[in-house]
Molecule: transfer RNA
Organism: Blepharisma stoltei
């Protein structure tokens, strides 16, 4: 050059056409004398970009982009 995987909360990661979650994290509350532990509640997301197909895309087709890996 070519070819595979991946990109989704602050981190690690589910979800694969029909209201975008989950541990950890964080913020307030209960508990305590005080933390931590634990339980409750809460913020926090242009689903990497555009474009397409669809009534309807995180999801399914292209294109570019970024990381990793094979190949020359």
């Nucleotide at each position: 050059g070519u070819u595979u995987a991946a990109g989704u909360a602050g981190c690690u990661c589910a979800g694969u056409g029909g209201c975008a979650g989950a541990g950890c994290g964080c913020u307030a509350g209960a508990c305590u004398g005080a933390a931590a532990a634990u339980c409750u509640a809460g913020a926090g997301g242009u689903c990497a970009a555009c474009a397409g197909u669809u009534c309807g895309a995180u999801u399914c087709u292209g294109u570019u982009c970024u990381u990793a890996g094979a190949c020359a």